[in-house]
């Protein structure tokens, strides 16, 4: 050194829970270990799971800037949101790397 995979420093964290983010499948963080020798990393191929994206407009609400003397009202800009319509879609985006497979890349080294 390649495969492998005992033992050991050590390393990860399933379910479930809190708080965050997403339409949702999931995710991030914390507490918790069922389990992992690549449960490090990377959606390339499969598998499964999830649905919506962008534009316009109508009202609502927050903010901020002007107009009215002030309460409030209007107006115009920003973001959320609720409904419409239009336009792209049954593909396409999107989630799993802890479902297989594949690609990178790593600790210790007993036996083989």
């Nucleotide at each position: 050194u390649c495969u492998c995979g005992a033992a050991a420093c050590g390393g990860c964290a399933a379910a479930c829970u809190u708080c965050c983010c997403g339409c949702a499948a999931g995710g991030g963080a914390g507490g918790g270990a069922c389990g992992c020798a690549a449960a490090g990393c990377c959606g390339c191929g499969g598998g499964u799971c999830c649905u919506g994206g962008u534009g316009c407009c109508u009202g609502g609400c927050u903010c901020u800037u002007c107009g009215c003397g002030a309460a409030g009202c209007g107006a115009a800009g920003u973001g959320c949101c609720u409904g419409g319509c239009a336009c792209c879609g049954g593909a396409a985006g999107g989630a799993u790397a802890g479902c297989c497979g594949g690609g990178c890349u790593a600790c210790c080294g007993a036996a083989a």
Model confidence (mean pLDDT): 78 of 100. c-di-GMP-I-GGC riboswitch aptamer, 112 nucleotides, folded computationally.